Large-subunit ribosomal RNA, domain VI from an uncultured Bacilli bacterium, 263 nucleotides, folded computationally.
Its mean pLDDT, the model's own confidence on a scale to 100, is 91.
The sequence was found in a public genome assembly.
Context: one part of a larger RNA
RNA sequence: CGUAGGAAGUUUGAGUGGAGUAGUCCCUAGUACGAGAGGACCGGGAUUAACAGAGCACUGGUAUACCAGUUGUCACGCCAGUGGCAUGGCUGGGUAGCUACCUCUGGAAUGGAUAAACGCUGAAAGCAUCUAAGCGUGAAACCAACCACAAGAUGAGACUUCCCAUUCGUAAGAAGUAAGGGCCCUCCAAUGUCAGGAGGUUGAUAGGUCAGAAGUGUAAGCACGGUAACGUGUUCAGCUGACUGAUACUAAUAGCCCGAGGA
Numbered sequence: 001c002g003u004a005g006g007a008a009g010u011u012u013g014a015g016u017g018g019a020g021u022a023g024u025c026c027c028u029a030g031u032a033c034g035a036g037a038g039g040a041c042c043g044g045g046a047u048u049a050a051c052a053g054a055g056c057a058c059u060g061g062u063a064u065a066c067c068a069g070u071u072g073u074c075a076c077g078c079c080a081g082u083g084g085c086a087u088g089g090c091u092g093g094g095u096a097g098c099u100a101c102c103u104c105u106g107g108a109a110u111g112g113a114u115a116a117a118c119g120c121u122g123a124a125a126g127c128a129u130c131u132a133a134g135c136g137u138g139a140a141a142c143c144a145a146c147c148a149c150a151a152g153a154u155g156a157g158a159c160u161u162c163c164c165a166u167u168c169g170u171a172a173g174a175a176g177u178a179a180g181g182g183c184c185c186u187c188c189a190a191u192g193u194c195a196g197g198a199g200g201u202u203g204a205u206a207g208g209u210c211a212g213a214a215g216u217g218u219a220a221g222c223a224c225g226g227u228a229a230c231g232u233g234u235u236c237a238g239c240u241g242a243c244u245g246a247u248a249c250u251a252a253u254a255g256c257c258c259g260a261g262g263a
Stems, first nucleotide, its partner, number of pairs: 001152001005163007015149004021049007033038001051106005059100004066093005071086006110144003117137004164262001166175003180258004184200005205251003208247005214240003221234005
């Protein structure tokens, strides 16, 4: 821009793409078969690999504004306590998120029409013949079925609901509006931008605060014991990013714009 008014929502599915794998074990059955050795078809069950999709409850990884320990050095006048730098200085842990080595799921079943092949009936050709007319069985391939997208499918589909018939103009058209949408702002399990989604005071959208979870592992100060290093008590303390909930304290104020009149 189109889809012959403007919107919001729900859909149909022409069509397109994806998937399609294999092994091992058990039962049938040591059966059929075979002198024996050996050893099935068909059918049923279990499980695994790789691949694919999804997820983070588990097991782990990661963690550069979490916690603790610790070395050197500099600074805060000194002690104590902290901070800077040294690969996040190093080391031990670790929430959320992300993630695989972790977890779950999938391939199927079924139907249709067939290939090779196997058949029925059957002439030409009194016989024979699966074929010439006709009719069957038959494969991971084909068409459906399963998953995803999909009306720019210009062949532009369908359904539900909302908004109405204003003003100017001879007309073309323009203006202000409706439903609705956007700008702007607070944000996100959404994200390259855009888009999508949650909200904007009739408010829990983000931050803060409070409470909890979770992590770390018992802070500082003081007291006591020890010459001291240090230990013990106060103290399962103190501190804490992302997690959960509550709470208008802060910021989403105020406002502006677009948007039909139906050939």